Transfer RNA from a Solirubrobacteraceae bacterium, 73 nucleotides, folded computationally. The coordinates come from a structure-prediction model, not an experiment, and the mean pLDDT is 81.
[in-house]
RNA sequence: GCCGCUGUAGCUCAGCUGGUAGAGCAGGGGACUUUUAAUCCUCCGGUCCUGGGUUCGAGUCCCAGCAGCGGCA
Numbered sequence: 001g002c003c004g005c006u007g008u009a010g011c012u013c014a015g016c017u018g019g020u021a022g023a024g025c026a027g028g029g030g031a032c033u034u035u036u037a038a039u040c041c042u043c044c045g046g047u048c049c050u051g052g053g054u055u056c057g058a059g060u061c062c063c064a065g066c067a068g069c070g071g072c073a
Base pairs, nucleotide, nucleotide: 001072002071003070004069005068006067007066010025011024012023013022019056027043028042029041030040031039049065050064051063052062053061
């Protein structure tokens, strides 16, 4: 330098044919327990990497860029 994959909650990841973004863990509160742990209930938490474009509507489609990983040279 070229090609491919990935980028979504603090972390690990889903998200279908474009239609108002979810789970688990972690964190706060509560129940239970002599206490802890475990279990159960509940709450909080998001500029969907950045900037444009298409569209009535974009996490999703298109373009450019950035970052990480892999391959080729």